[in-house]
RNA sequence: GUCGAGUCACCGCCAAAUCGGUGUUCGGGCGCAAGCUCGUUCGCCGAACCGAGGACCCAGAUGUAGUGGGGUGAAUCCUCGCCCGGCUAUACGAGGUCGGUCGAGGUAGGACCGAUCUUCCCGGCCCGAACCCGUCAGCUAACUCGGUAGGCGGGUGGAGUGGAAGA
Numbered sequence: 001g002u003c004g005a006g007u008c009a010c011c012g013c014c015a016a017a018u019c020g021g022u023g024u025u026c027g028g029g030c031g032c033a034a035g036c037u038c039g040u041u042c043g044c045c046g047a048a049c050c051g052a053g054g055a056c057c058c059a060g061a062u063g064u065a066g067u068g069g070g071g072u073g074a075a076u077c078c079u080c081g082c083c084c085g086g087c088u089a090u091a092c093g094a095g096g097u098c099g100g101u102c103g104a105g106g107u108a109g110g111a112c113c114g115a116u117c118u119u120c121c122c123g124g125c126c127c128g129a130a131c132c133c134g135u136c137a138g139c140u141a142a143c144u145c146g147g148u149a150g151g152c153g154g155g156u157g158g159a160g161u162g163g164a165a166g167a
Base pairs, nucleotide, nucleotide: 010154011153012152013151014150018047019046020045021044022043023042026039027038028037029036030035048148049147050146051145052144053143058138068136069133070132071131072130077106078105079104080103081102083100084099085098086097087096088095109127110126112124113123114122116167117166118165119164120163121162
């Protein structure tokens, strides 16, 4: 000097996941001391935000099968392919059909960017998961209960960088 990793600070992103008070663990600063102050661990309380349960009315026919049904979330649905399984067919099989894992493509829907905010449009670029309840829940005033987690980005230089309405 270069590359990589980690920690702290600061600035941002998804999400409801933030703020305040109080006690407390630990640490720092100031002070002769008493004490003050900043951060932090763990509790409690409140505000705000988010979610669930929960009447009348309304909705809701009943039964059977299949993988009962339901919730948070943008995360639904469709097609194709390999493989596996069930049913049908059958001497075997081909074939048909249903379901599952994996893979590919698309999609309802959603985030971010385009120099403050809101709405719409346009363009760009991504996501389109995962988990929970446990046989049980439609809507739902009063009321009741719960959550405030977690996960990410920011080397340097250059170029480019929308429209409409309102605030």
Molecule: c-di-AMP riboswitch aptamer (ydaO/yuaA leader)
Organism: Nocardia macrotermitis